[in-house]
RNA sequence: AUUAGAAAAAGGCAAAUUUAUUGAAAAAUAAGGACGCAAAGCCGCGAGUCUAAGGUCAUGGACUAUGAUCGUCGGGCUGCCAAA
Repeated sequence: AUUAGAAAAAGGCAAAUUUAUUGAAAAAUAAGGACGCAAAGCCGCGAGUCUAAGGUCAUGGACUAUGAUCGUCGGGCUGCCAAA
């Protein structure tokens, strides 16, 4: 450096859910809690998905992201260990 995550070791993150706060909501943050994760580290960049305050059509509601999700998939950047 490449392949790769079968083994070892060191550490890391934290689903559901509970409480508090924020938010129109989806959801987020903090503390508990572990289902899982080798990028479950960062970037919402593309697609998907969720929500619909505002807006539009129009009063039956429907549509709409500028909101959210990177633990849905793809892409970009970076990175621990050390097997071959």